This record gives sequence, C1' cells and structure tokens, in this order.
RNA sequence: AUCGUCAAGGGCAAACCCGUCGAAAGACGGGGACGCAAAGCCACCGGUCUAACGGGUCCACGCCCUACGACAGCGGAGCUGCCAAAU
Repeated sequence: AUCGUCAAGGGCAAACCCGUCGAAAGACGGGGACGCAAAGCCACCGGUCUAACGGGUCCACGCCCUACGACAGCGGAGCUGCCAAAU
C1' cells in the first nucleotide's frame, strides 16, 4: 500500500421487554443480540414510513391529498476513520 477471508485487540447493536418524549412515523436511556468492516457522520439524489399543521369532501364522524416530520440497519453521492492476519 492492497485487502477485510475462520488472526488478535477492540467497536456497534435488529427483534423483543421496561422507562421517557412524540399526534404518528419514530427518537432517546436501560436490558437484550439478529446481524454489521464503516451498522461512524451527513437527508444532497432516489426510495420508504407518518400526516400534526394546512387543504379537499362532509351536518358531523370519517375518508383523501400534502413534509416543513421520520428512516443513514433501503440504495447511491459526499465527509471522516480504529486494528493489522494475509499479500
């Protein structure tokens, strides 16, 4: 330097449960490990979820539309980076 495969040291933590926040999607903390070599950061592009506010309809309930909300553990772009088996 390449690479990340049954080396080592370490790292993260799905589902589920408890608590808190939120209208929800979901987030955070604790427990817990399905997995992960960027499962570190970032909503720029595509995608997905939600629909409070707003809009449409309606006597009303409800239904429909809408992201400025959310997902980085859906894909891509961008930024950063530990270890060192093997070559």

Predicted 3D model of an 87-nucleotide RNA (c-di-GMP-I-GGC riboswitch aptamer) from Steroidobacter sp.
Taxonomically the source falls in Steroidobacter (Bacteria, Pseudomonadati, Gammaproteobacteria, Steroidobacteraceae).
Of the family's consensus pairs, 95% are formed in the model.
The prediction has a mean pLDDT of 86.